[in-house]
């Protein structure tokens, strides 16, 4: 240098055009003699930055930044 992949909640990930989720963690509360466990609730997100397409974009498209693979 070219290229392919990945970037979502504190952590592991799902979502492949129409209301952003799940599981761990967390925070109330229930239940216990006490702690765990289980059970309900709840908070946490400018979806990696711009810029396009679309009525509508986390998703399509260019492009840059980051982390990773692979060719030279």
């Nucleotide at each position: 240098g070219c290229u392919c992949u990945u970037a979502u909640a504190g952590c592991u990930c799902a979502g492949u055009g129409g209301c952003a989720g799940a599981g761990c963690g967390g925070a109330u509360g229930a239940c216990u003699g006490u702690u765990a466990a289980u059970c309900a609730u709840c908070a946490g997100g400018u979806c990696g930055g711009u810029g396009g397409u679309u009525c509508a974009a986390a998703u399509c498209c260019a492009u840059c930044u980051a982390a990773g693979g692979g060719c030279g």
A computed fold for a 72-nucleotide RNA from Bacteroides stercoris, annotated as transfer RNA. Its mean pLDDT, the model's own confidence on a scale to 100, is 82. It matches the Rfam family "tRNA". Rfam classes the family as a transfer RNA. The RNAcentral record of the sequence draws on ENA and Rfam.